[in-house]
Parts: sequence; structure tokens; C1' cells
RNA sequence: CGAUCCGAGGAGCGCUGCAACCCGCCAGGGCCAGGCUCGGAUCCACGCUACAAGAUUUCCCAACGGCGCUCACUCAAU
Repeated sequence: CGAUCCGAGGAGCGCUGCAACCCGCCAGGGCCAGGCUCGGAUCCACGCUACAAGAUUUCCCAACGGCGCUCACUCAAU
């Protein structure tokens, strides 16, 4: 770097259907709005390497995610 798994980013319902995935007579159809970010673990590759890896202390801590509705949380007004 790539792949997989887990956790977090408050929750639910409905709609559309881009990518991915599946099917196909290759016309198209099915499915589909955490696919993104952060953290952890495993595998593989590369690099560094004991002046490393690591340990301790302090401080801070997300940003974002089509449309509509409902709830939760926070603030303000009545």
C1' cells in the first nucleotide's frame, strides 16, 4: 500500500436508484442511501530498526453522509 473483520460517528419509517454485488436472451432486471471518515485487530508487501519499537504524563477530540417524515439530545422564544 492492499485485503478482511470488529467498534464508533443518536435512532426509526418511507421514496428515488449512482457505484458495487447477483442474474441475463446483454434489451435489461434484482438488490441498493455508512459505499465515507476515525479507531482497533489479522493477513500480505515495502521501508526503517536497538539512538528503534515502546513506556509515562498533560491537553484536545472529529468532519461528513440524496429527499420527506417521526423521535431522541442541546440551545432560544412563547
Molecule: SAH (S-adenosyl-L-homocysteine) riboswitch aptamer
Organism: Gammaproteobacteria bacterium